Order: sequence, then structure tokens, then C1' cells
RNA sequence: GGAGAGAUCGAGGUGAUCGCUGGUGGCCUCGGGCGGUUCGCCGUCCGCUGUCACCGGAGGAAAGUCCGAGCUUCAAAGGGCAGGGUGCUGGCUAACGGCCAGUCGAGGUGACUCGCAGGAAAGUGCCACAGAAAACAGACCGCCCGUCCCGCGAGGGGCGGGUAAGGGUGAAACGGUGCGGUAAGAGCGCACCGCCCGUCUGGUGACAGACGGGGCACGGUAAACCCCACCCGAAGCAAGACCAGACAGGGGUCGCGUGGCCCGCGCGAUGACUCCGGGUUGGUCGCUCGAGCCCGCCGGCAACGACGGGCCCAGACGAAUGAUCACCACCGGCGCGAGCCGGAACAGAACUCGGCUUACCGGUCCCUCCGGCG
Repeated sequence: GGAGAGAUCGAGGUGAUCGCUGGUGGCCUCGGGCGGUUCGCCGUCCGCUGUCACCGGAGGAAAGUCCGAGCUUCAAAGGGCAGGGUGCUGGCUAACGGCCAGUCGAGGUGACUCGCAGGAAAGUGCCACAGAAAACAGACCGCCCGUCCCGCGAGGGGCGGGUAAGGGUGAAACGGUGCGGUAAGAGCGCACCGCCCGUCUGGUGACAGACGGGGCACGGUAAACCCCACCCGAAGCAAGACCAGACAGGGGUCGCGUGGCCCGCGCGAUGACUCCGGGUUGGUCGCUCGAGCCCGCCGGCAACGACGGGCCCAGACGAAUGAUCACCACCGGCGCGAGCCGGAACAGAACUCGGCUUACCGGUCCCUCCGGCG
């Protein structure tokens, strides 16, 4: 100097004024319950409105809604079929298609990165175009042998046969390189590499290594059907529960529910279900303390787990989380200078968590690799 990997912060800080929203506490007014009462009221509790004080008030992705869960309802979710998902190995986790550590393959000089990474000697299907031939293959140009014809000759042509080394086609042509061998060739023979089979060693395992044997038999495609292993009931906080109110508890049906199907199971007869018709769009709960966050320490390569201590961190619903001013800090431009001007991303909770993916101004910290110079 260039590159690789990880962690972390993120419209910054302080002050003033004015607002919005949730909670707690005080006060005033009003309403309700209970008790007392000399019927005037009094005490206590709860709620609403107002006001005052204090405390809290968006994110690393709150986003996409792509996976996995909690929770709720459907029935209490059982068996089978269909359907869907995942797919090297071991571990972590509540769970996962996530994460960690490894194996194998590919890329890179390297740090490192990437991988929809089970099975093609169970079966079926497909392999376009080009090419002679695309799966128990095939011979276009070549090469070689024999024979016949032409030619003075070099050579050319026909017929029969051998061959698959060379050329050519293709994404892919039935192992590769070299030597020998041969008429020319060919695992035809040999050496090395590859492949297959067996044994041993190391590893929990994926797998790796060593040795021996076999001339090699077995093309690709499963993001084609399929096979194997494991997993999956559905819908979602507009889930759902309760209260109050409104409407016409009116008409129809005899079975209905199990949200793909079957079995099985369950339920009803002044009751159940569905459709038509009619009504409501209020309030409370669910709702935020949770697989929670921070610090220390221990086990583990790590993901993660155990223990101890501390903390409470938005809960709105025509939907708050803001506005203005001053000073300081960051970046850019101008100016000798004091200073002046401009900029500051992606985006915003809506039941809650664990992940993944995508978007992003500007920084900070730590480690590693390669090259150059001293």
C1' cells in the first nucleotide's frame, strides 16, 4: 500500500421554553356502592373529568411477513391415506429451513469465501441442436491390409475387410498420460494417476490414510416421476373471553361437528346446526415480567449452558414518542485568520419472542493475509 474476517455505535451531547402519551401520588368538582344519621349531611371505598408534581416513552433493522415457537379458538387433535416440508456429519436450542464445529467439493498465491451436498449396480422417463453414432452405441473424414482397374511414375479410383490412435460434432462420445507393441491400432501388455472390490488403522461420525487385488465392468439428469429417513391438524390478537345495549329470538331444515378424505370419536331433541331476514361497530380484559436485559464467574474450540448479584425497559386505537432557541461535537466547501455557509442515512412499534433476508449517512475497536521498502 492492497485485501480478508469479526465486534460495536448509529438525526449526536447539554440546557431552556412549550406540547403529546402511559403509570404513581396529591387536590377540586361530579357520579355510584356501603355504613352512620339529629334527615341538614358525615365517614369510607371505587370510577370519570380537570389540575399539579415525579417517573417512563421506537429500531438495528420496529421493515419484508420468509421460516420456527409461545398463546387462543376450532373437539379433547387419536390411527391411516393423500398432500407439504427438510436432506453430508456431530452438537446447540423451547423449536427451526436458524446457529456452532467439522467432512467433502468448487474458487483464491494467501488470509478466507461459496455450496438446493441423501439415493442413478429398485423401477420408469428424458438427453434439444449439431453429429456417423446419445446407451446393452457407432464409422463421416482419416489410418492400415488384401485384390482389381487406370497411370511411364509419383499416385488416384472401385470392391472386401481391420481399426477407433488423429480430425470433426456436442454440455456429454464407453478412463487419462507415457513407453512398449502392431500391417495400422486398441488396457493388447506395463508404469504412474483415476475407478471398483477387500482388509487394516485413525475418528462418536461424515470421512481420511495405508496395504492388497481387479484391466475397468457401472454416461448424465432426482430444481423429472420415484425410493429412503425425519418432521408437519387448521386458522390467527379483526385470535379469543366477559359486560352493556340494539333487533322481530321471525322464516327454513333433520341430523350436525371434527376447516383435504376415510375410520374412529363426540353432541342434540322445547335443543343443535346452517341458510335467508333483522340488529350492533360501545366498554373491559387479552396487553406486556419475558425461552427478558446487564455485570461477574465456571464448564465448553464454539454455538450454548450452569451459578451468583443487580435492574424493570412504550402499551397507543382518526393510534403519542414532538417543536423552537442557544452552545458544543462530526463531515464537506470557502477564507491568511477570527469565522461564514451547507450537510447528517435507511426507516418508524401495534399480542409477544427466536432467526433469516433486505435497506442504510458516517464512524470506532480488534485480529489476520499478500506485496514493497528500511